[in-house]
Molecule: transfer RNA
Organism: Candidatus Iainarchaeum sp.
Order: sequence, then structure tokens, then C1' cells
RNA sequence: GCCUCGGUAGCUUAGCUAGUAGAGCACCACACUGGUAAUGUGGAGGUCGCGGGUGCAAAUCCCGCCCGAGGCU
Repeated sequence: GCCUCGGUAGCUUAGCUAGUAGAGCACCACACUGGUAAUGUGGAGGUCGCGGGUGCAAAUCCCGCCCGAGGCU
């Protein structure tokens, strides 16, 4: 230098033939308990890596860039 895959909540990740951004763990509150743990219910938490384009509408499609993993030379 080239090719492939990936970047989404604090962490692990689903969603990627466009149409309300989800889950698990963690966190907070409440219930339960003599008190914890466990369990149950509810809640908060996201510029979907960055910039641009297409389009009524982009996490999703297209272009460029950044970061990570693997491969080729």
C1' cells in the first nucleotide's frame, strides 16, 4: 500500500434488502426480609466512530476519513 470484518447505553451486544433504537449484565427506587443476598416491579442511561451525499425518511444505502482485529505483498 491492498483486501475482509468490526465501531450502537458504563460493559457485552441485537437490529444493517431504510419507516418509533432493543436486550442481558451493571446502576437507581420500591416490594419482599428481623437485616442482607436472591427474586419481582418500575426507572434513568444512546449526537448508532467522525464528516458529507442520496432520499419524504438513514444505525441501515453511497463517498471520504479515524480507530480496532485478521489476511496479502